A computed fold for a 71-nucleotide RNA from a Patescibacteria group bacterium, annotated as transfer RNA. RNAcentral records the identical sequence in 2 taxa. Model confidence (mean pLDDT): 83 of 100. Its Rfam family is "tRNA". Rfam classes the family as a transfer RNA. Taxonomically the source falls in Bacteria candidate phyla (Bacteria). The RNAcentral record of the sequence draws on ENA and MGnify.
RNA sequence: AGCGGGGUGGACCAGUAGUAGGUCGCCAGUCUCAUAAGCUGGAAGCAUGGGUGCAAUUCCUGUCCCCGCAA
Numbered sequence: 001a002g003c004g005g006g007g008u009g010g011a012c013c014a015g016u017a018g019u020a021g022g023u024c025g026c027c028a029g030u031c032u033c034a035u036a037a038g039c040u041g042g043a044a045g046c047a048u049g050g051g052u053g054c055a056a057u058u059c060c061u062g063u064c065c066c067c068g069c070a071a
Stems, first nucleotide, its partner, number of pairs: 002069006010024004018054001026042005047063005
């Protein structure tokens, strides 16, 4: 070189054409004498270029990165 799997908020993962969500974490508020826990709210994300399509995280394709198989 070849084959397969993966890349989504700070971390770990869902979602597989129409609105991106969960747990933990972070910030603010509430509660408390105070802290923690609890409750409420908020910020922060689809590796990247192109294509199809009314519409792409999702389908097709180039590139990059990670893991595995084989050699």